[in-house]
RNA sequence: UUCUUCGGGGUCGGGUGCAAGUCCCAACCGGCGGUAUAGUCCGCGACCCGUUAUUUUGGAAUAACGGCUGAACUGGUGCAAUUCCAGUACCGACAGUAAAGUCUGGAUGAGAGAAGAA
Numbered sequence: 001u002u003c004u005u006c007g008g009g010g011u012c013g014g015g016u017g018c019a020a021g022u023c024c025c026a027a028c029c030g031g032c033g034g035u036a037u038a039g040u041c042c043g044c045g046a047c048c049c050g051u052u053a054u055u056u057u058g059g060a061a062u063a064a065c066g067g068c069u070g071a072a073c074u075g076g077u078g079c080a081a082u083u084c085c086a087g088u089a090c091c092g093a094c095a096g097u098a099a100a101g102u103c104u105g106g107a108u109g110a111g112a113g114a115a116g117a118a
Stems, first nucleotide, its partner, number of pairs: 001118006013025003027102002029092002031044004039090002048067008072088005094105003
């Protein structure tokens, strides 16, 4: 450098209601790289928005670049941990629908990256 494969989890049980995995009680989940083992530190991806170029009747598509981008404290151990242990908290794109981190859909997509082959 080229190619191949892989690459996101989750509503037990109950209440109200015509209707809710969406509301209420409760339950459950945690992408990738870095670093003493991290959803909450640093960085990245995804979603969303924009600019430019090309294609297009249009809508839009592709590429490059840019923007946006949630949430944690206290105590303990230790050379070292906002990462371990203990305790108590908190967070989660867009569209649909009785209001959704968990259902359905864009998505058999994209992708940080991981492994392997030449």
Source information:
Model confidence (mean pLDDT): 85 of 100. FMN riboswitch aptamer (RFN element) from uncultured Muricomes sp., 118 nucleotides, folded computationally. The RNAcentral record of the sequence draws on MGnify. Lineage of the source: Bacteria > Clostridia > Lachnospirales > Lachnospiraceae > Muricomes.